[in-house]
Context: one part of a larger RNA
Molecule: small-subunit ribosomal RNA, central domain
Organism: uncultured soil bacterium
RNA sequence: CUGGGCGUAAAGCGCGUGUAGGCGGGAAGAUAAGUCGGGUGUGAAAUCCCUGGGCUCAACCUAGGAACUGCAUCCGAAACUGCCUUUCUGGAGUGAUGGAGAGGAAAGCGGAAUUCCCGGUGUAGAGGUGAAAUUCGUAGAUAUCGGGAGGAACACCAGUGGCGAAGGCGGCUUUCUGGCCAUCAACUGACGCUGAGACGCGAAAGCGUGGGGAGCAAACAGGAUUAGAUACCCUGGUAGUCCACGCUGUAAACGAUGAGUGCUAGGUGUUGUGGGUAUUGACCCCCGCGGUGCCGUAGCUAACGCGUUAAGCACUCCGCCUGGGGAGUACGGCCGCAAGGCUAAAACUC
Numbered sequence: 001c002u003g004g005g006c007g008u009a010a011a012g013c014g015c016g017u018g019u020a021g022g023c024g025g026g027a028a029g030a031u032a033a034g035u036c037g038g039g040u041g042u043g044a045a046a047u048c049c050c051u052g053g054g055c056u057c058a059a060c061c062u063a064g065g066a067a068c069u070g071c072a073u074c075c076g077a078a079a080c081u082g083c084c085u086u087u088c089u090g091g092a093g094u095g096a097u098g099g100a101g102a103g104g105a106a107a108g109c110g111g112a113a114u115u116c117c118c119g120g121u122g123u124a125g126a127g128g129u130g131a132a133a134u135u136c137g138u139a140g141a142u143a144u145c146g147g148g149a150g151g152a153a154c155a156c157c158a159g160u161g162g163c164g165a166a167g168g169c170g171g172c173u174u175u176c177u178g179g180c181c182a183u184c185a186a187c188u189g190a191c192g193c194u195g196a197g198a199c200g201c202g203a204a205a206g207c208g209u210g211g212g213g214a215g216c217a218a219a220c221a222g223g224a225u226u227a228g229a230u231a232c233c234c235u236g237g238u239a240g241u242c243c244a245c246g247c248u249g250u251a252a253a254c255g256a257u258g259a260g261u262g263c264u265a266g267g268u269g270u271u272g273u274g275g276g277u278a279u280u281g282a283c284c285c286c287c288g289c290g291g292u293g294c295c296g297u298a299g300c301u302a303a304c305g306c307g308u309u310a311a312g313c314a315c316u317c318c319g320c321c322u323g324g325g326g327a328g329u330a331c332g333g334c335c336g337c338a339a340g341g342c343u344a345a346a347a348c349u350c
Stems, first nucleotide, its partner, number of pairs: 003322004007304002012318001014201004021194003025088005031082001033081002035077008049065006091191001092188003095184005103177007110154001115149007125136002162169002206247006215241002220236004258317006266295011299306002323350003332343004
């Protein structure tokens, strides 16, 4: 390479937008590039194959045939693919009416709690642990009451609940703003899917500049524990955690499961919504659409398990894997302020 694969064995890019490319719904007509049939020319010889012949046989040599799966050209076919024309509405989108939501951004506001400060009451302890000690406290602590300051996070509601492409999102109000769902079926008429590059988003930690700093807390200091204790426990405590702007671009970025479409038993919960039935009404019950869970049929799977939210049956497109170590390393390149990231070997070894 041909293959075979990618939930857990090696393997799905962290996620999106989208360029090139690849692939693409129904009907009619036209064309004849692909496709298919036939003819002609060519496809050197040798080789290979078949049938003969010559060396005593064979290898070898030799004659004829076939073949040379290809290319060019001409004639023809029109199902499929392509191209062109016309057309359709089921895919896709627009519109109308409703709707749910921690989706995003900014501004403002609120209460509980911790800490600190001031004042009152009050007196000898408090704190902490397995037990202690470091620590705080007669310069009045802890406790308790009142007042104030400041920062961060939003108890209950809260739910295999909701929203978002993913990361992620949770007090309340306002403004701006994205997506989604149901119903109607008015409009467009294949406008679609995927997506190498590219571009954007991207937890935490980390970095730069300037703020902020209550609590927590790497580092660090002390107290314990211990044979030791550069730890686990305790008392402190700085970066950081928070905000603004910029960078970094990683993760067990996980459903360890790429995206899209169609098809293939059911049962049961929940969430949004429509219809029916019913009612004073909220319900109950039946049917449908969208999400989110559990169980399970066929089937799949090495097993575990998956099972209309597939890991089943198929198609399209992308990414990736190819024994372990060396190594996600070296070198080179690109990116970054740095830390480092991306790309990515070999010797050697089992």